[in-house]
RNA sequence: CUCUUAUGAAGAGUGGCGGAGGGACUGGCCCUGCGAAGCCCGGCAACCAUUCACGGUUUAAAGAAUCGUGGAAAGGUGCUACAUCCUGCAAAAUACAUUGUAUUUUGACAAAUAAGAG
Numbered sequence: 001c002u003c004u005u006a007u008g009a010a011g012a013g014u015g016g017c018g019g020a021g022g023g024a025c026u027g028g029c030c031c032u033g034c035g036a037a038g039c040c041c042g043g044c045a046a047c048c049a050u051u052c053a054c055g056g057u058u059u060a061a062a063g064a065a066u067c068g069u070g071g072a073a074a075g076g077u078g079c080u081a082c083a084u085c086c087u088g089c090a091a092a093a094u095a096c097a098u099u100g101u102a103u104u105u106u107g108a109c110a111a112a113u114a115a116g117a118g
Stems, first nucleotide, its partner, number of pairs: 001118007013041001015040003021031003025088001027086002042080003046077003050072009084110001089107008
């Protein structure tokens, strides 16, 4: 970098350095010198891993392997304003209006994160 699978309405700062941008992109709407991005410290706990308990499968049996649920802890990543901030494409429903507007629901697209493979 590419492909596959899974996930997302929860959670997390009255800190230090820094000094103007940021929320991926579009259109909106927001945050920001009452201090943005970034770095450090702190914190959270989504995935992988560790550990404990319960249940199932395989096994002659088994702390042997494997699956599920719940807890602990915080190793590897990650995250730490607003639902992935809303939206984009399609379908349905509802309301108002003369076939258009708005709202809601569902499914995709896109991005992000984790794991695996190349």

Model confidence (mean pLDDT): 82 of 100. A computed fold for a 118-nucleotide RNA from Planococcus salinus, annotated as SAM riboswitch aptamer (S box leader). It was read from a public genome assembly, where an Rfam model found it. NCBI's taxonomy places the organism under Bacteria, Bacillota, Caryophanales, Caryophanaceae, Planococcus.